SAM riboswitch aptamer (S box leader) from Taibaiella sp., 114 nucleotides, folded computationally. It matches the Rfam family "SAM riboswitch aptamer (S box leader)". Rfam links the family to the GO term regulation of gene expression.

RNA sequence: UACUUAUUCAGAAAGGUGGAGGGAUAUGGCCCUGCGAAACCUUGACAACCUGCCGGAUCGAAAGAUCAGGUAAGGUGUCAACUCCAACUCCGGGUAACCGGAGAAAGAUAAGUU
Numbered sequence: 001u002a003c004u005u006a007u008u009c010a011g012a013a014a015g016g017u018g019g020a021g022g023g024a025u026a027u028g029g030c031c032c033u034g035c036g037a038a039a040c041c042u043u044g045a046c047a048a049c050c051u052g053c054c055g056g057a058u059c060g061a062a063a064g065a066u067c068a069g070g071u072a073a074g075g076u077g078u079c080a081a082c083u084c085c086a087a088c089u090c091c092g093g094g095u096a097a098c099c100g101g102a103g104a105a106a107g108a109u110a111a112g113u114u
Base pairs, nucleotide, nucleotide: 002113003112004111005110006109007108008107013043014042015041016040017039021032022031023030027086028085029084044079045078046077049075050074051073052071053070054069056067057066058065059064083106088103089102090101091100092099093098
């Protein structure tokens, strides 16, 4: 870098440096931001994907396998707003503007493969 699988309306911020942007991308919208953006650092927190640990259930002669749960030590990740919303397709409503629902695409994170 690419591919596969799973998840993606839950949750969780203070301080320091910094000094104008930020919310992935391009378009539209809507927001955050000098009561201090991005980025970096420190500390803390959230979560439970992987590893570890703890017992449980089922299968098995056993080795072991599978499933659900707990814990939070290690590896990641995350800590405004649903992934901020829409865009593309389908369905329902509506004269229309538009509204509601489902899905796709794209993205993000983890694990595995390359």
The model forms 94% of the base pairs in the Rfam consensus. The organism belongs to Taibaiella, within Bacteria. Model confidence (mean pLDDT): 84 of 100.